[in-house]
């Protein structure tokens, strides 16, 4: 690259380098010279690994610790995109809920 399966409204500098970009694509709305992107060094957090206890149909499950792989650090995945309910409105239109795509992220497969 594919394909499964979990998770996606909680978290997280007033720091240094650096200079013009970013927020995935589109639509749209923002954030940025009061400093974008990266880069470091600082945080959050707990997916998987590693310990422990508890149950167990021994396949694993729950729970707790820990911080080794990753991840992650504007705004719900910033919001829409379709597809159904359901409501406001006179007309553009808008809201609220499920449900799908789309992507991100972990783990596992090929």
């Nucleotide at each position: 690259c594919g394909c499964u399966c979990a998770u996606c409204c909680a978290g997280a500098g007033c720091g240094g380098u650096g200079g013009a970009g970013g927020g995935a694509a589109c639509g749209g709305c923002c954030c940025g010279a009061c400093g974008a992107a990266a880069c470091c060094c600082g945080g959050c957090a707990a997916c998987c690994a590693g310990c422990g206890c508890a149950g167990g149909c021994c396949a694993c499950u729950g729970c707790g610790c820990c911080a080794g792989g990753u991840g992650c650090c504007a705004a719900u995945g910033c919001c829409g995109g379709c597809g159904g309910a359901g409501c406001u409105a006179c007309c553009g239109a808008g809201c609220u809920c499920c449900g799908c795509a789309c992507g991100a992220u972990g783990a596992g497969c090929g």
The RNA shown here (SAM riboswitch aptamer (S box leader)) has 110 nucleotides and comes from Thermomicrobium sp.
Its mean pLDDT, the model's own confidence on a scale to 100, is 86.
It was read from a public genome assembly, where an Rfam model found it.
Of the family's consensus pairs, 97% are formed in the model.